c-di-GMP-I-GGC riboswitch aptamer from Sulfurovum sp., 80 nucleotides, folded computationally. The source organism's lineage runs through Bacteria, Epsilonproteobacteria, Campylobacterales, Sulfurovaceae and Sulfurovum. The coordinates come from a structure-prediction model, not an experiment, and the mean pLDDT is 84. The sequence was found by an Rfam model in a public genome assembly.

[in-house]
RNA sequence: AAUGAUAAAGCUAAACCUAUCGUGAGAUAGGGACAGAAAGCCACGGGGUCUUUUAAUCAAAGACAGCCGGGUUACCUAAA
Numbered sequence: 001a002a003u004g005a006u007a008a009a010g011c012u013a014a015a016c017c018u019a020u021c022g023u024g025a026g027a028u029a030g031g032g033a034c035a036g037a038a039a040g041c042c043a044c045g046g047g048g049u050c051u052u053u054u055a056a057u058c059a060a061a062g063a064c065a066g067c068c069g070g071g072u073u074a075c076c077u078a079a080a
Stems, first nucleotide, its partner, number of pairs: 004076001011036002016031006034066001040072003044069001046068002048064006
């Protein structure tokens, strides 16, 4: 450098429950662990899903970083 162990030290926390916020997707906090080697961060004239407005489409404004890709930073690292 690469790789990601049945390693060490740590980290995050799905569903669900409670409270608050939001029209909503959802968010935050507490509890809780299904999992995760970037499940850290960034909505990127990248894809996707979802929400609101609409009769529907278009379009616009949003949500999701734990859907995938990308960007960026980072702990440890056996064997090969």